[in-house]
RNA sequence: CUGUCAUCAAGAGCGACUGAGGGACGGCCCCUUUGACGUCGCGACAACCAGUGUGGGUCCCGGGUUCACCCUCCACACCAGGUGCCAAAGGCCGAACGAUGAAAG
Numbered sequence: 001c002u003g004u005c006a007u008c009a010a011g012a013g014c015g016a017c018u019g020a021g022g023g024a025c026g027g028c029c030c031c032u033u034u035g036a037c038g039u040c041g042c043g044a045c046a047a048c049c050a051g052u053g054u055g056g057g058u059c060c061c062g063g064g065u066u067c068a069c070c071c072u073c074c075a076c077a078c079c080a081g082g083u084g085c086c087a088a089a090g091g092c093c094g095a096a097c098g099a100u101g102a103a104a105g
Stems, first nucleotide, its partner, number of pairs: 001105002004102005013042005021031003025094004043086001045084001047083003051078006062071003090097001
């Protein structure tokens, strides 16, 4: 980068630097020199993946096997390792839109 699948009404900010734009896009609306956006530091949040625990389901398929069972599956809790994220429902409406995660090419 490409297509696929899932999610997008939950949640969570301070400081330093900088200095005029930002909320992807169009319309609206909103944030912003009482310092936006961005970068960095620290802190938080917990959606997906990983991990841990508890409970459940299943022996149809696959793996392990001492043939009892374990993993795989589901739910919940914990955790904060990999991503992500911390104004407003993805701000609202629109679209052949976008973002994030996971596995694959």
Molecule: SAM riboswitch aptamer (S box leader)
Organism: Actinomycetes bacterium